Large-subunit ribosomal RNA, domain VI from a soil metagenome, 252 nucleotides, folded computationally. RNAcentral holds the full RNA, with entries from MGnify. Model confidence (mean pLDDT): 82 of 100.
Context: one part of a larger RNA
RNA sequence: CGUACGAAACUUGAGGGGUUUUCUCUUUAGUACGAGAGGAUUUGGAGGGACGAACCUCUGGUGUUCCUGUUGUCUCGCUCGAGGCACCGCUGGGUAGCGAAGUACGGCUCGGAUAAGCGCUGAAAGCAUAUAAGCGCGAAGCCAUCCCAAGAUUAGGUUUCGUGUCGUAAGACGAAACCCCUGGAAGACUACCAGGUUGAUAGGCUGGUUGUGUAAGGCGAGCAAUGGUCUCAGCUGACCAGUACUAACGGG
Repeated sequence: CGUACGAAACUUGAGGGGUUUUCUCUUUAGUACGAGAGGAUUUGGAGGGACGAACCUCUGGUGUUCCUGUUGUCUCGCUCGAGGCACCGCUGGGUAGCGAAGUACGGCUCGGAUAAGCGCUGAAAGCAUAUAAGCGCGAAGCCAUCCCAAGAUUAGGUUUCGUGUCGUAAGACGAAACCCCUGGAAGACUACCAGGUUGAUAGGCUGGUUGUGUAAGGCGAGCAAUGGUCUCAGCUGACCAGUACUAACGGG
C1' cells in the first nucleotide's frame, strides 16, 4: 500500500516438522531346529539409547562485584577502619536470569481413501471371466497427527463490538488512535505487551525472601598473635509484596 468502513476472535488451500532403534530384560521356550553339543532371526510386554521440542521444582554450571577470607602496594595525617590498582588481583560460596549433565513429555495405536497385487458376485459371450454395473482386501507412501498460515491478488467466511455531532457542500468539531514519556520474562531496528496521576510502569523507601556467615564499635581474657561476648550478627543485584517520595511533564 492492497484486500472499498474500522477492529477482535476464526476457517485452512499451500508449505513445513515429526513419524527413530541391527540395544537390553522378560514371555513365547529350553519350544521349533539338531544325533548331540547347542539353540532361535518368530509373538506379546517392559525398559533403555539416540533424537526432538518445552521448562528451571530438584541436581549441577555460569552468575565482571551479592557476601566472606586474603597477598603486594598506594591513598584517606597516624592507629583503627575503609577505599583504589594488580585477569572480577587471587580464593571459598552464591539470588534472579540463561543453559544441560537436570525435570517432565513426544514418536505409538486406532481410523479413511488408495498403488502394485490378491479376491467376491457377474454378464456382454447359456461356458468362462476380479469388471462392463456392483462389493472387498491391500504399503514406511497419501489423508489423518503437530506447527505456521487469507499478499491464498482466487486477498475467504462467521459472529461480536464500533461506525458521533454540526454543515446544502467544501469542511469544522469531538472522540479514539498516534507522536511523546515510564518500562518489560517483548525485542537488532521496528513491532508486541504493561502503564502515563481517575496511576503501582520504573526507580527509591519499607517489610519479606535468598545468599554470605557472626560487621563496626564497646567490654572483658591473653605478653602478643589471637580468641570470647553483645551477635543465627552485619551486609545483601536481578526475587515477592506494600507504599505516590521521584519520574511518566508537556505538546501537536